[in-house]
Context: one part of a larger RNA
RNA sequence: CUGGGCGUAAAGCGCGCGUAGGCGGGUCGUUAAGUCGGGGGUGAAAUCCUGAGGCUCAACCUCAGAACUGCCUUCGAUACUGGCGACCUUGGAGUCCGGGAGAGGUGAGUGGAAUUCCUAGUGUAGAGGUGAAAUUCGUAGAUAUUAGGAAGAACACCAGUGGCGAAGGCGGCUCACUGGCCCGGUACUGACGCUCAUGUGCGAAAGCGUGGGGAGCAAACAGGAUUAGAUACCCUGGUAGUCCACGCCGUAAACGAUGGAUGCUAGCCGUCGGGCAGCUUGCUGCUCGGUGGCGCAGCUAACGCAUUAAGCAUCCCGCCUGGGGAGUACGGUCGCAAGAUUAAAACUC
Repeated sequence: CUGGGCGUAAAGCGCGCGUAGGCGGGUCGUUAAGUCGGGGGUGAAAUCCUGAGGCUCAACCUCAGAACUGCCUUCGAUACUGGCGACCUUGGAGUCCGGGAGAGGUGAGUGGAAUUCCUAGUGUAGAGGUGAAAUUCGUAGAUAUUAGGAAGAACACCAGUGGCGAAGGCGGCUCACUGGCCCGGUACUGACGCUCAUGUGCGAAAGCGUGGGGAGCAAACAGGAUUAGAUACCCUGGUAGUCCACGCCGUAAACGAUGGAUGCUAGCCGUCGGGCAGCUUGCUGCUCGGUGGCGCAGCUAACGCAUUAAGCAUCCCGCCUGGGGAGUACGGUCGCAAGAUUAAAACUC
């Protein structure tokens, strides 16, 4: 490379957008590039293969045939693919109109509970913490309780294998701006599509830079316990950080460990958002889109998956090829750094 694979054995890029490329709905005409058929030329010899022959055999040699899977050219064929032209639309894709749901995003404002702190009142000897304690706080009046004030962060109930988002993720309330989606109508465009190397954007937490902020929590750190020890688990404290703005980082068990698109292939039961119909007006039936449970065929090594496929097919991309060495070294690129990314070999089993 071919082949075979990628939920759990090695293997789906964290997720979008999108360039080149690859692939692409229906009908008619044309062309004849791919494709197929016939002819011609060429495809040196040797080698290989087959059949003969010559050295006593064989190796070796000689002769003949086949082959040289290819290329060029010419004459044809036209189903399929491609090129060109024309047309089509109830189905692909998009636009329009009318409705709808939603923690989708950004910014601004605002609310209550709780926590901590401060002030004042009441009040007195404990409080706190644990398996038990101690460190700790408290007669300079703590804990408890009442009133007032300040601050920061997070939003109980609602809340739901509920919703939204491409993923990361998103949850008090209000307003402004804004993205996507679903249903119905079927007015319009007429294949405008799918995927996507390179590229580009987004991307939890932690971490980094500058400036703010800092209630609670809390790496590091200190102390108290425990213990043979205890650089831990438990307790008392506590700094970065957690929060905000701007800029970096670009990684996660970034998981459904399952790439995207399209079509097809039994059902049953929930639930969310629409629509239609029926009536007994809150139910039933049908239907479209999501999200779950079970289950047939089929698939699977099994587990399990099963119209949200891991089934049956097509197209495109990514990736794998024994374990360790190693996601390491070196080099390149990126980064302020931490490091990220690309990515071996010796050696060894």
This is a predicted structure of a 349-nucleotide part of an RNA (small-subunit ribosomal RNA, central domain) from an uncultured bacterium.
The RNAcentral record of the full RNA draws on ENA and SILVA.
Rfam family: Bacterial small subunit ribosomal RNA. Rfam links the family to the GO terms ribosome and structural constituent of ribosome.